Small-subunit ribosomal RNA, central domain from an uncultured prokaryote, 350 nucleotides, folded computationally.

Context: one part of a larger RNA
RNA sequence: CUGGGCGUAAAGCGCGUGUAGGCGGUUCAUCAGGUCAGAUGUGAAAGCCCUCGGCUUAACCGAGGAAGUGCAUUUGAAACCGGUGGGCUUGAGUACGGGAGAGGGAAGCGGAAUUCCUAGUGUAGAGGUGAAAUUCGUAGAUAUUCGAAGGAACACCCGUGGCGAAGGCGGCUUCCUGGACCGAUACUGACGCUGAGACGCGAAAGCGUGGGGAGCAAACAGGAUUAGAUACCCUGGUAGUCCACGCAGUAAACGAUGGAUACUAGGUGUUGGGUUCAUUAAUGGACUCAGUGCCGAAGCUAACGCGAUAAGUAUCCCGCCUGGGGAGUACGGCCGCAAGGCUAAAACUC
Numbered sequence: 001c002u003g004g005g006c007g008u009a010a011a012g013c014g015c016g017u018g019u020a021g022g023c024g025g026u027u028c029a030u031c032a033g034g035u036c037a038g039a040u041g042u043g044a045a046a047g048c049c050c051u052c053g054g055c056u057u058a059a060c061c062g063a064g065g066a067a068g069u070g071c072a073u074u075u076g077a078a079a080c081c082g083g084u085g086g087g088c089u090u091g092a093g094u095a096c097g098g099g100a101g102a103g104g105g106a107a108g109c110g111g112a113a114u115u116c117c118u119a120g121u122g123u124a125g126a127g128g129u130g131a132a133a134u135u136c137g138u139a140g141a142u143a144u145u146c147g148a149a150g151g152a153a154c155a156c157c158c159g160u161g162g163c164g165a166a167g168g169c170g171g172c173u174u175c176c177u178g179g180a181c182c183g184a185u186a187c188u189g190a191c192g193c194u195g196a197g198a199c200g201c202g203a204a205a206g207c208g209u210g211g212g213g214a215g216c217a218a219a220c221a222g223g224a225u226u227a228g229a230u231a232c233c234c235u236g237g238u239a240g241u242c243c244a245c246g247c248a249g250u251a252a253a254c255g256a257u258g259g260a261u262a263c264u265a266g267g268u269g270u271u272g273g274g275u276u277c278a279u280u281a282a283u284g285g286a287c288u289c290a291g292u293g294c295c296g297a298a299g300c301u302a303a304c305g306c307g308a309u310a311a312g313u314a315u316c317c318c319g320c321c322u323g324g325g326g327a328g329u330a331c332g333g334c335c336g337c338a339a340g341g342c343u344a345a346a347a348c349u350c
Stems, first nucleotide, its partner, number of pairs: 003322004007304002012318001014201004021194003025088007033081002035077008049065006091191001092188004096183003103177007110154001115149001117147001119145003125136002162169002206247006215241002220236004258317006266295013299306002323350003332343004
């Protein structure tokens, strides 16, 4: 480069916003860059191909023709791509009216429980395990009652329920704030899709500074177990877990499935709307839009399975893969306080 691929075999960037670029609805007019047609010039000779001829044939050689898919100039065509101008409304968006939601940020408040402390009752055990021991307790524990302190998490509700781009989000109230959905009209008039770089967000652990520290708990100590036991079990216990600000930028960051659009049998749940019918109402039926599950036609798939939430049928754009190991490593570069991250080989070997 060409091809084939990317749920599980190698392969979808963790997720978004968006620059360049690529691609792009419908109609009229116009230009003629792409595109198409004609003409002219050129496209050396030799060679290749065709015909004829010369060496007794052949190789070889001679003559003629064709070809040379190209380039330039010029004359045209105008469907398509493209440019320019004018329209359109179905793509996209705005306004209006609604209801739903653990979406985000800040402040305040609440109860249950654990732990610690003061005091009361009370007495010899408690705790823990497979069994034990370390441990706590006559300096009064465990248990129980009132009170007080502090930190963290919010039982039930809770639901293949909801919201968010992903990470993720769950007590209650208030304030600030993002998005999606539904409905009926009006408006803008292709304003769109994707997105190399770039920028932002990004669980847990980790790092810096300052707070906080109830429970839990790497490290660590002890007790057990065991042949040993640097473990599993038990008693303790420090970082950490929590808060503020900053850094880090990784995960089986998973649906192991990039985004957008269109089309292609059904059945059955559920969430949020709407229309309509029945019903006194609750509610139920039909239809419809948006989500979220299960089962399945066709089709696809190596199979498993997927199956309108596609892994089906197509188009556009991006990312990525190319035997195993060496290796997501070395070197170099960039980033980071560090830990390390990103980019990313080769020798050699099977």